[in-house]
């Protein structure tokens, strides 16, 4: 210097889905509808000590979260630190 993995960050990009009523918007309450890319849960092939168990997702579910903006946001990039490899 390069690279892989892990962690962090007031850094950059970052989707989807709403309407009615109470009393104008948001918030709050109620009703019905909807979204999936925080988190969570579930399963295949495959593997095993084969009763059973291990094990994945951006798939599925929608518990949670969300459906103006903001915040958040998987993931990609950037930066820093750590561990390893050449």
């Nucleotide at each position: 210097c390069a690279u892989a993995c892990g962690u962090g960050c007031a850094c950059g990009g970052g989707a989807g889905a709403g309407c009615g009523a109470g009393a104008a918007a948001a918030a709050c309450u109620c009703g019905c509808g909807c979204c999936g890319a925080a988190g969570g849960a579930g399963c295949a092939a495959c593997c095993g000590c084969c009763c059973c168990g291990g094990u994945a997702a951006a798939c599925u579910c929608u518990c949670a979260g969300g459906c103006a903006a903001a915040u958040g946001g998987a993931c990609c990039g950037g930066c820093a630190c750590g561990u390893g490899u050449a």